[in-house]
RNA sequence: GCGCCCAUAGCUCAAUGGAUAGAGCACCGGCCUCCGGAGCCGGGGAUAGGGGUUCGAGUCCUCUUGGGCGUA
Numbered sequence: 001g002c003g004c005c006c007a008u009a010g011c012u013c014a015a016u017g018g019a020u021a022g023a024g025c026a027c028c029g030g031c032c033u034c035c036g037g038a039g040c041c042g043g044g045g046a047u048a049g050g051g052g053u054u055c056g057a058g059u060c061c062u063c064u065u066g067g068g069c070g071u072a
Stems, first nucleotide, its partner, number of pairs: 001071007010025004018055001027043005048064005
């Protein structure tokens, strides 16, 4: 350089083109406890960036960026 794959929360992962993008762990608050942990209840936090298609895009198309694999 060329080809293929991937990018969603702090981490690991879900989400038939259609309801308010969910879960576990982590974090914060409360209950409990002498304190902490465990347990229970509640809360904050995300679609890599630009453009396009569509009534509707995390999902489809395109470009860019970053990462991985293959090839010489």

Predicted 3D model of a 72-nucleotide RNA (transfer RNA) from a Planctomycetota bacterium. It matches the Rfam family "tRNA". About the family: Transfer RNA (tRNA) molecules are approximately 80 nucleotides in length. It is annotated as a transfer RNA.